Description:
Large-subunit ribosomal RNA, domain II from a Thermoplasmata archaeon, 712 nucleotides, folded computationally. The RNAcentral record of the full RNA draws on ENA. Taxonomically the source falls in Thermoplasmata (Archaea, Methanobacteriati, Thermoplasmatota).
Context: one part of a larger RNA
RNA sequence: GCCAGGGAGUUCUGGCUAAUGGCGAGGUUAAGUACGAAGAGUACGGAGCCGUAGCGAAAGCAACAUGCUCGCAGCCUUCGGGCGAGGAGCGUCGUGUGCUCGCGAGGAGUCAUUGGUGCGAAACCCGAAGCCGGUCGAUCUAUGCCUGGGUAAGUUGAAGCCUUUCGAAAGGAAGGUGGAGGACUGAACCGGUGUUGACGUGCAAAUCGCUCGGAUGACCUGGGCAUAGGGGUGAAAGGCCAAUCUAGACCGGAAAUAGCUGGUUCCUCUCGAGACUACUCGCAGGUAGACCUCAGACGAGGUAGAUGGUGGGGUAGAGCACUGAUUGGGUGUGCAGGGGGAGAAAUCCCUCGGCAUCUUGUCAAACUCCGAACCUGUCAUCGCCGUAGACUCUGGGAGUGAGGGCAUCCGGGGUAAGCUUGGUGUCCAAGAGGGAAACAACCCAGACCGAGGUUAAGGUCCCCAAGUGCUGGCUAAGUGUACUAAAGGGAGUCCGUGGUCCAAAACAACUGGGAGGUGGGCUUAGAGGCAGCCAUCCUUCAAAGAAAGCGUAACAGCUCACCAGUCGAGAUUAUGGGCCCUGAAAAUGGACGGGGCUAAGCCAGUCACCGAUACCUCGGAGCACGGAAACGUGAUCUGGUAGAGAGGCGUCGUGCGCGGGUAGAAGUUCGGCCGUGAGGUCGAGUGGACCGCGUUCGAAUGAGGAUCCUGG
Numbered sequence: 001g002c003c004a005g006g007g008a009g010u011u012c013u014g015g016c017u018a019a020u021g022g023c024g025a026g027g028u029u030a031a032g033u034a035c036g037a038a039g040a041g042u043a044c045g046g047a048g049c050c051g052u053a054g055c056g057a058a059a060g061c062a063a064c065a066u067g068c069u070c071g072c073a074g075c076c077u078u079c080g081g082g083c084g085a086g087g088a089g090c091g092u093c094g095u096g097u098g099c100u101c102g103c104g105a106g107g108a109g110u111c112a113u114u115g116g117u118g119c120g121a122a123a124c125c126c127g128a129a130g131c132c133g134g135u136c137g138a139u140c141u142a143u144g145c146c147u148g149g150g151u152a153a154g155u156u157g158a159a160g161c162c163u164u165u166c167g168a169a170a171g172g173a174a175g176g177u178g179g180a181g182g183a184c185u186g187a188a189c190c191g192g193u194g195u196u197g198a199c200g201u202g203c204a205a206a207u208c209g210c211u212c213g214g215a216u217g218a219c220c221u222g223g224g225c226a227u228a229g230g231g232g233u234g235a236a237a238g239g240c241c242a243a244u245c246u247a248g249a250c251c252g253g254a255a256a257u258a259g260c261u262g263g264u265u266c267c268u269c270u271c272g273a274g275a276c277u278a279c280u281c282g283c284a285g286g287u288a289g290a291c292c293u294c295a296g297a298c299g300a301g302g303u304a305g306a307u308g309g310u311g312g313g314g315u316a317g318a319g320c321a322c323u324g325a326u327u328g329g330g331u332g333u334g335c336a337g338g339g340g341g342a343g344a345a346a347u348c349c350c351u352c353g354g355c356a357u358c359u360u361g362u363c364a365a366a367c368u369c370c371g372a373a374c375c376u377g378u379c380a381u382c383g384c385c386g387u388a389g390a391c392u393c394u395g396g397g398a399g400u401g402a403g404g405g406c407a408u409c410c411g412g413g414g415u416a417a418g419c420u421u422g423g424u425g426u427c428c429a430a431g432a433g434g435g436a437a438a439c440a441a442c443c444c445a446g447a448c449c450g451a452g453g454u455u456a457a458g459g460u461c462c463c464c465a466a467g468u469g470c471u472g473g474c475u476a477a478g479u480g481u482a483c484u485a486a487a488g489g490g491a492g493u494c495c496g497u498g499g500u501c502c503a504a505a506a507c508a509a510c511u512g513g514g515a516g517g518u519g520g521g522c523u524u525a526g527a528g529g530c531a532g533c534c535a536u537c538c539u540u541c542a543a544a545g546a547a548a549g550c551g552u553a554a555c556a557g558c559u560c561a562c563c564a565g566u567c568g569a570g571a572u573u574a575u576g577g578g579c580c581c582u583g584a585a586a587a588u589g590g591a592c593g594g595g596g597c598u599a600a601g602c603c604a605g606u607c608a609c610c611g612a613u614a615c616c617u618c619g620g621a622g623c624a625c626g627g628a629a630a631c632g633u634g635a636u637c638u639g640g641u642a643g644a645g646a647g648g649c650g651u652c653g654u655g656c657g658c659g660g661g662u663a664g665a666a667g668u669u670c671g672g673c674c675g676u677g678a679g680g681u682c683g684a685g686u687g688g689a690c691c692g693c694g695u696u697c698g699a700a701u702g703a704g705g706a707u708c709c710u711g712g
Base pairs, nucleotide, nucleotide: 002712003711004710005709006708011121012120015117016116017115018114019113020112021111022110023109026050027049028048032044033043034042035041054061055060064091067090068089069088070087074083075082076081092105093104094103095102096101124263125262127260131253132252133251134250135249136248142227143226144225145224146223147222148221149220150219151217153185154184155183156181160177161176162175163174164173165172166171189214190213191212194210195209197208198207229245231241232240233239266648267647268646269645270644271643276289277288278287279286280285291399292397293396294395295394296393297392301385302384303383305382306381307380308379309378310377311376312375313374317370318368319367323364324363325362328359329358330357331356332355333354335353337352338351339350340349341348342347403428404427405426406425407424408423409422412420413419433444434443435442448620449619450618451617452616453615454614458610459609460608461595462594463593467607469606470605471604472603473602474601480597481596488582489581490580492579493578494577495576496575497574498573499572500571501570509566510565511564512563513562515539516538517537520534521533522532545560548559549558550557621638622637623634624633625632626631649702651699652698653697655695656694657693658692659691660690667686668685669684670683671682672681673680674679
């Protein structure tokens, strides 16, 4: 993991509530007693409880068996209306000196059963770590005490002593002897340093290999004895106290508690949320309200939308009239100040600056002389809903109180975010289907069941249903083919607009000319168009600069401007637009979904077709409403988590009734049929003795999950 079996809202007291039943101004017995085989049942038992009167803190006082009006249902109707249970509004009464007010009054309760629900109890089930009590442990280990045992071999060579020797002595030296030490090396023995080796379902719940520390000592060790759980023991690590220790183990209190995690078992039908507000030792929880559901009451209005009237608002925008910020200029100023000048000084002058004012140009969430859209109060009309009962009210039961995405309007923070906090809307949550390759919330569209057709979004070369459709352009980059990158750059290419030149020949190319005064003057070694400075004229011409570039030491030389010829039709410039290129970097090889495509890409237009649970048609089911029923209607009903409500299926037993079975019951295997479904039923085989149907009542009543339990 699988299979089988087991496995979770139970029971009781009293409370609230609905339905049903009994009796009813009353209702009801409890303990107990009697009968009885009985704790079954029947009879008795009125103690007690609830109700029948309220108000007041209390003393205490103490109410309409109906006076008036309206009016739903209903009844009657001469269709005008009338009566009108219940109901509503007045009035009246009781009480409280709280007296313009509060509470109460024109009789309905009570007992039982069943369902729902909250309190207390183990209280739907499983789950702690912990707390407390009493016992049992020192055969492990810690320490101490008593009594025993063990420690190969080698090395070093303390004190003391002897001899010799030195010294006046104290004392010293040398050679021997001697055999000290928490001395040295190293087995047994004790330990456990490194390898972070082996092993790591092991040989082993701590071992194995190599290496390593101590090894006459605070050494190791046998046996006996002692210390016990907030206690011991500890050369102290919170170590150890029987594989358990920051408080042992076992049993008990005990089903501790758990606002936390997990699980919680058959079917169908109706409706269907919330993740907000307030408070909370509150933030993973609660309580109240909002939102959902069920039942009941009342009886005529309600109002989300539109338009108009009449009010409210100070945003967007705009503006500078206020509050502040702010550019340039002008003028004024007995304006504190800085710099400069004149003067012996007083003081004066110039300038910068301050302030005021004029003009010019700007800015503001906490500025406003202004001011929309829009939102909103109220009234009217229209629309929509409503006697098939709206709106509203009362009561039973909840769940929820971690929300999220997108669009839009803002705010704070931030480079940003699938970021964060609000408002509005929508969707997901709790929503299936089609599209977007895949993809909760993006696009289309709200799924009762079956069949057939038509469309939506999106598509029509193949994968893959439908056009290798049509018309006109663009792109050459595989750009692109739904997901998108910028400033900047591009004689890529297409389309447009303006200027200028052009058959008196433009632009480009080619051929020829490109001269003379003159080598201008100056400068300079030189300066000859072309180092530099100044000037930049005149002539001849079709045209030709005192020269735009290269070049030379300087010349020379080669071009250019400019002119002519050849040629023969556009050329050039500025600017706008479309597509395209560049800008363009990420880690295994690689993605337009893929193949592939030059359209099967992009732009504009156009006709077909495909395509969903949408829409239409037919049949069926449920629900709602009408109806006594048959049946009818539904444009406006039938997605659904938490959850509320309704009706059923099955299992076990019980009373009553009715049946089946050795000519084969239950169980079991396979198959057929019926029912929306839980399920039911039939046939054949197996099996070999009990079983079923209807109805009433009652449950230890339904399994796939819980790291569920037991077995296989």